RNA sequence: GCGGAGGAUCGGAUGGCCGCGGGCAGGGCAACCUGUUCGAGGAAAGUCCGGACUCCAUCAAGGCACGGUACCGGGUAACGCUCGGGCAGGGUAACCUGACGGAUAGCGCCACAGAGAACAGACCGCCAUUUCUUGAAAUGGUAAGGGUGAAACGGUGGAGUAAGAGACCACCGCGGCGGUGGCAACAUCGCUGGCAUGGCAAGCCCUACCGGGAGCAAUGCCAAAUAGGGGCCGCGUGUGAGGGCAACCUCGCAGGAUCGUCUUGAUCCGAGCAGGUCCGGGUUGGCAGCUAGAGGGCGGCAGGUAACUGUCGCUUGAGAUGAAUGGUCAUCGAAUUGUGGGGUACGCCCCACAAGGAACAAAAUCCGGCUUAUAGAUCCUCCGCGUUU
Numbered sequence: 001g002c003g004g005a006g007g008a009u010c011g012g013a014u015g016g017c018c019g020c021g022g023g024c025a026g027g028g029c030a031a032c033c034u035g036u037u038c039g040a041g042g043a044a045a046g047u048c049c050g051g052a053c054u055c056c057a058u059c060a061a062g063g064c065a066c067g068g069u070a071c072c073g074g075g076u077a078a079c080g081c082u083c084g085g086g087c088a089g090g091g092u093a094a095c096c097u098g099a100c101g102g103a104u105a106g107c108g109c110c111a112c113a114g115a116g117a118a119c120a121g122a123c124c125g126c127c128a129u130u131u132c133u134u135g136a137a138a139u140g141g142u143a144a145g146g147g148u149g150a151a152a153c154g155g156u157g158g159a160g161u162a163a164g165a166g167a168c169c170a171c172c173g174c175g176g177c178g179g180u181g182g183c184a185a186c187a188u189c190g191c192u193g194g195c196a197u198g199g200c201a202a203g204c205c206c207u208a209c210c211g212g213g214a215g216c217a218a219u220g221c222c223a224a225a226u227a228g229g230g231g232c233c234g235c236g237u238g239u240g241a242g243g244g245c246a247a248c249c250u251c252g253c254a255g256g257a258u259c260g261u262c263u264u265g266a267u268c269c270g271a272g273c274a275g276g277u278c279c280g281g282g283u284u285g286g287c288a289g290c291u292a293g294a295g296g297g298c299g300g301c302a303g304g305u306a307a308c309u310g311u312c313g314c315u316u317g318a319g320a321u322g323a324a325u326g327g328u329c330a331u332c333g334a335a336u337u338g339u340g341g342g343g344u345a346c347g348c349c350c351c352a353c354a355a356g357g358a359a360c361a362a363a364a365u366c367c368g369g370c371u372u373a374u375a376g377a378u379c380c381u382c383c384g385c386g387u388u389u
Base pairs, nucleotide, nucleotide: 001385002384003383004382005381006380007379008378009377010376012332013331014330015329016328017327018326020039021038022037023036024035025034026033027032041360045371046370048369049368050367051366052365053215054214055213056212059265060264061263062262063261064260066211067210068209069208070207071085072084073083074082075081086100087098088097089096090095101206102205106204107203108200109199110198123146124145125142126141127140128139129138130137131136132135154172155171156170157169158168173195174193175192176191177190178189179188180187181186219288220287221286222285229279230278231277232276233275238253239252240251241250242249243248255269256268257267258266296315297314298313299312300311301310302309303308336355337354338353339352340351341350342349343348
């Protein structure tokens, strides 16, 4: 100097004028006025996960169905997130990716090509014998070589054979039994066995673990208005004991209901029921929820490889509701382009002038993540290559 990899920050600035919304202070009976202060993101997007919070009376345990996750150990309120590690694959490397449990529980698939696709197989070949006669045929052996294919039933080498073949041997691979290190996933070492048994579970499935539903248009209060509306199911609603003049009350049994379904418990109901369903009417107003909610932001100290945890200090940050944060003027302003000059390792760099004028994009209950879009600028660390001193 060039190329590459990982991480972080900013993502327009300043001033004037006019116009909005919140907080605070003052004035005013009030409407409102004055001053001051704050006022859109790194993704606010997607609505993909996990929660806080609210309601469903919606409870407890177990099974089934359905859905999700899936190497090991941590973090977290929790997660499908994240940190560290292991293994596998890609890359010269820094690094990146992993839908990473199980193919001996079972079922299913592997098109076409090919001899043959999971107890397979002889197309071309190789070898031996026989016959005919100059190139073929028949029989037998073979699966090392070649071909087909995404993939061909262990690999390399040796010895051996007519030619070959784990038939034999060494090493690797695979199975079994152990040692050492590690919390573990795993790594490594030793002994032993010639050892037929592929791939796909991002096919069904099996195993382990997790999981109520709906959502701020949740929900609560006030005001106002209407029809304290009507139909259907529940519906066969009993039975025993006690108390009471009676109406009725209490307890038990049977029955019904409890939001995927079943069982057990628990709770509720009492027939004008609980519960479910259909039709219809009124209210479309105001307030709260609403912003410090596992607390937002900025720092210090301690622990931890890290994610993060504990503790201390400072600060007081948008809360709208047909939905505020805008409009305008001026100056500055990156990349980029052009001209001129200088330097150079010839890759480029520096200076001056002129032009130029930054992408994706907008809160609506909030938070922790993930995913997607994105002009440009700056900083840190690492890898590779080249060159000068």